[in-house]
RNA sequence: UCCUCGAAAGGGCAAACCCGCUCGAAAGACGGGGGCGCAAAGCCAUCGGGCCUUCGGUCCUUCAGCCUUGGCUGUGACCGGUGGUUGCCAGGCUGCCGAA
Repeated sequence: UCCUCGAAAGGGCAAACCCGCUCGAAAGACGGGGGCGCAAAGCCAUCGGGCCUUCGGUCCUUCAGCCUUGGCUGUGACCGGUGGUUGCCAGGCUGCCGAA
């Protein structure tokens, strides 16, 4: 001098929950309060994954209800579409300070 790490300082963000003549089909977003936590808990939904919502289709595999015993409905699984989640993960971009 450079790289990695990240103590302290100055600050930052804002979980659950509550409120709303806000938006939305919903998930959720937004505003206010609140503060669980976070060194990227800043930004990006990315033909990457997961999860949530909703619509359609398939299955009857599990369970429940109804009845006309084979169907319907709900639940469940899978596929596809809409939307969401960046405080689920991965990836990308940017960024304050710099002790040991």